[in-house]
């Protein structure tokens, strides 16, 4: 180089045009307990990888880059 697939919360992951993006795990705080742990409540966390476009509206569509993975190809 070509072609496909992935990028969303600290982690693993939903959500594939309609208002303000959500779960479960970490986390923080309470409650409970003699203390842990484990249960429960409750809360915190997100420029949806960037950047342009379409659209009344765009995580989502298209485009070009940025990382990652898999194939195929090219040189020696």
């Nucleotide at each position: 180089g070509c072609g496909c697939c992935u990028g969303u919360a600290g982690c693993u992951c939903a959500g594939g045009g309609g208002a303000u993006a959500g779960a479960g795990c970490a986390g923080u705080a309470g409650a409970c307990u003699u203390c842990u742990a484990a249960u429960c409540u409750a809360c915190u966390g997100g420029c949806c990888g960037g950047g342009g476009g379409u659209u009344c509206g765009a995580a989502u569509c298209c485009u070009c880059c940025c990382a990652g993975g898999c194939g195929c190809g090219c040189c020696a």